A computed fold for a 360-nucleotide part of an RNA from an uncultured Fidelibacterota bacterium, annotated as large-subunit ribosomal RNA, domain IV. Its mean pLDDT, the model's own confidence on a scale to 100, is 87. Its Rfam family is "Bacterial large subunit ribosomal RNA". It was read from a public genome assembly.
[in-house]
Context: one part of a larger RNA
RNA sequence: UCUAGGUAAAGGAACUAGGCAAAUUGGCCCCGUAACUUAGGGAGAAGGGGUGCCUUUUUAAGUGAAACUAUUUACUAGUUGAGCUAUAAAAGGUCGCAGUGAAAAGGCGCGAGCGACUGUUUAGCAAAAACACAGGUCUCUGCUAAGUCGUAAGACGAAAUAUAGGGACUGACACCUGCCCGGUGCCGGAAGGUUAAAUGGAGAUGUUAUCUUGCUUUAGCAAGAGAAGCUUUGAAAUGAAGCCCCGGUAAACGGCGGCCGUAACUAUAACGGUCCUAAGGUAGCGAAAUUCCUUGUCGGGUAAGUUCCGACCUGCACGAAUGGUGUAACGACUUGCGCACUGUCUCUACCUAGAGCUCA
Numbered sequence: 001u002c003u004a005g006g007u008a009a010a011g012g013a014a015c016u017a018g019g020c021a022a023a024u025u026g027g028c029c030c031c032g033u034a035a036c037u038u039a040g041g042g043a044g045a046a047g048g049g050g051u052g053c054c055u056u057u058u059u060a061a062g063u064g065a066a067a068c069u070a071u072u073u074a075c076u077a078g079u080u081g082a083g084c085u086a087u088a089a090a091a092g093g094u095c096g097c098a099g100u101g102a103a104a105a106g107g108c109g110c111g112a113g114c115g116a117c118u119g120u121u122u123a124g125c126a127a128a129a130a131c132a133c134a135g136g137u138c139u140c141u142g143c144u145a146a147g148u149c150g151u152a153a154g155a156c157g158a159a160a161u162a163u164a165g166g167g168a169c170u171g172a173c174a175c176c177u178g179c180c181c182g183g184u185g186c187c188g189g190a191a192g193g194u195u196a197a198a199u200g201g202a203g204a205u206g207u208u209a210u211c212u213u214g215c216u217u218u219a220g221c222a223a224g225a226g227a228a229g230c231u232u233u234g235a236a237a238u239g240a241a242g243c244c245c246c247g248g249u250a251a252a253c254g255g256c257g258g259c260c261g262u263a264a265c266u267a268u269a270a271c272g273g274u275c276c277u278a279a280g281g282u283a284g285c286g287a288a289a290u291u292c293c294u295u296g297u298c299g300g301g302u303a304a305g306u307u308c309c310g311a312c313c314u315g316c317a318c319g320a321a322u323g324g325u326g327u328a329a330c331g332a333c334u335u336g337c338g339c340a341c342u343g344u345c346u347c348u349a350c351c352u353a354g355a356g357c358u359c360a
Base pairs, nucleotide, nucleotide: 001355002354003353004352005351006350007349008348010346011345014344019341027051028050029049030048031047036041038172052094053093054092055091056090057089058088061085062084063083067079068078069077070076071074095099107339108338109337110336111335112334113333114331115330119131120130135170136169137168138167139166140165141164147156148155149154173326174325175324176323178256179255180254183253184252185249186248187247188246189245192244193243194242198238199237203233204232206230207229210225211224212223213222214221215220257275258274259273260272261271284318285315296312297311298310299309300308
């Protein structure tokens, strides 16, 4: 110096990112116990008192000797109840600093955020506000179900059958859940437009039996026209779904404006004008787990408060099942304050047991 323990005057969180760590509390019995509340809770709320041993007197309970009574004479029933075990209470006494005498055994309260709750999770840095959850909604599925696995056979779903099963979102409960279907998606529609393969075959291309013309002659050569067949192609027309189109649908994906003016102080604008939009954010909440400016402003708490609580609203950039706002209970969650308590600190000191240095 380090590790693991122990003690400490006065102060008592001044330490620190933060009471981290430590300390306090602690069992049992009695008294007593607030706001709030989903009436169950909250609650062991909080806060008090008692606790050893001896004597005496009572006393719950258990066991049940002996005796008595009865008769249906039995391993019978009933009455009284000694002794022993043992609970609780009262009074008195007694010892110590201390009586759940060692060990083991909640610190508590107030406010706020988030998540309703018990649960689950990153085996080996994260236990949470993340996941799940009961409840809610939408959607698919009529049974050889939808969906899933598999090339298939086949299997799960389910030896189930819409009060069932699959998928998606939300997440107890209470009060609620506004407007927009223009875009994307989904559902429905089928008149018209577009349209594949296929059908179709108007025509066109090449080839040339043959014919015509020219030149040379007896052979032939060149040019032009050109049937059938074959070849290379091929227009119109017919032609489904889809798309275009027409409707619906937001607890589908999503979205939910700008400028100017106006009231008899000023300020503000219930009001008016105008542009744009599919529609312009309703209720509720709001410097918030969301607020940049920002330590916003005011109030509270402190002597002093970038945190915290209550308001205001100028919401950079809340907002209604990507749920909104509340909410008792719950939480090894996050955050602020207080009481108690303490070596966290002022400010260190001492004690106990180990380690350290060299070699093995």